[in-house]
């Protein structure tokens, strides 16, 4: 820097577990939304984007695809 695989995709802490990237659970802070509330506040739902189908008080959620980014392996 290219190819093929694999992982993740908001920061951190700690315990355990993992060939690696990472995974589990707690627990903190951001940040974004809809809910209740006259207010203070109070609990709730996400956390890279899109489109397609489906469901669901809401914020969403499931499945597939398709793209970006990152990171680990191997090979040139």
């Nucleotide at each position: 820097g290219c190819a093929u695989g694999c992982a993740g995709c908001g920061a951190g802490u700690g315990u355990g577990c993992a060939a690696a990237a990472g995974c589990a659970c707690a627990c903190u802070c951001c940040u974004a939304c809809g809910g209740c509330a006259a207010a203070a506040g109070c609990g709730g739902u996400a956390g890279c984007a899109u489109g397609u189908a489906g469901c669901a008080a809401a914020a969403g959620c499931u499945a597939c695809a398709u793209g970006g980014c990152u990171g680990c392996a191997u090979g040139c």
Predicted 3D model of a 76-nucleotide RNA.